About this RNA:
Predicted 3D model of a 73-nucleotide RNA (transfer RNA) from Hofstenia miamia. Rfam family: tRNA. Rfam classes the family as a transfer RNA. The source organism's lineage runs through Eukaryota, Xenacoelomorpha, Acoela, Hofsteniidae and Hofstenia. Its mean pLDDT, the model's own confidence on a scale to 100, is 84.

RNA sequence: CGCAUAGUAAUUCAGUUGGAAGAAUAUUUGUCUGCUAAACAAACGGUCGCAGGUUCAACUCCUGCCUUUGCAA
Numbered sequence: 001c002g003c004a005u006a007g008u009a010a011u012u013c014a015g016u017u018g019g020a021a022g023a024a025u026a027u028u029u030g031u032c033u034g035c036u037a038a039a040c041a042a043a044c045g046g047u048c049g050c051a052g053g054u055u056c057a058a059c060u061c062c063u064g065c066c067u068u069u070g071c072a073a
Stems, first nucleotide, its partner, number of pairs: 002071003006067002010025004019056001027043005049065005
């Protein structure tokens, strides 16, 4: 330098042929219990890596850049 892979909540990951974002764990609160744990319920938490473009509409398609991992030279 080239090619490929990945980037989404505090963490691990879903989200396909574009209609606007969810789960588990963690955290907080409540219920339960003599107390804790467990269980159950709820809440909190996201400029979807960054910037442009296409479109009525983009996590999704296109371009460039940044970072992770791998392959080749």